[in-house]
RNA sequence: UCUCGAUAAAGGCAAACCGUCGGCAACGGCGGGACGCAAAGCCUCCGGUCCCGGGUCACUCGGGAUAGCGGGGUUACCGAA
Numbered sequence: 001u002c003u004c005g006a007u008a009a010a011g012g013c014a015a016a017c018c019g020u021c022g023g024c025a026a027c028g029g030c031g032g033g034a035c036g037c038a039a040a041g042c043c044u045c046c047g048g049u050c051c052c053g054g055g056u057c058a059c060u061c062g063g064g065a066u067a068g069c070g071g072g073g074u075u076a077c078c079g080a081a
Base pairs, nucleotide, nucleotide: 004079005078012037013036017032018031019030020029021028022027035068041074042073043072045071046070047069048066049065050064051063052062053061054060055059
């Protein structure tokens, strides 16, 4: 340095649900709360799923959401086997 990931150490993030705000919606911000997570840090490039609008409506076109659905890219803490 790369791979890997302990019932290690120091820390980190935060599902459902509740409150509040934003959005037509999917969903998101903040606060509470912890199911989990070794990238559950960041990026929609590919596929999936979901929402909105259109069309010639088993499908398709456009826009959007999800990075905690998977892949990929990129950066990073610790160091037993």

c-di-GMP-I riboswitch aptamer from Sphingobium nicotianae, 81 nucleotides, folded computationally.
Its mean pLDDT, the model's own confidence on a scale to 100, is 90.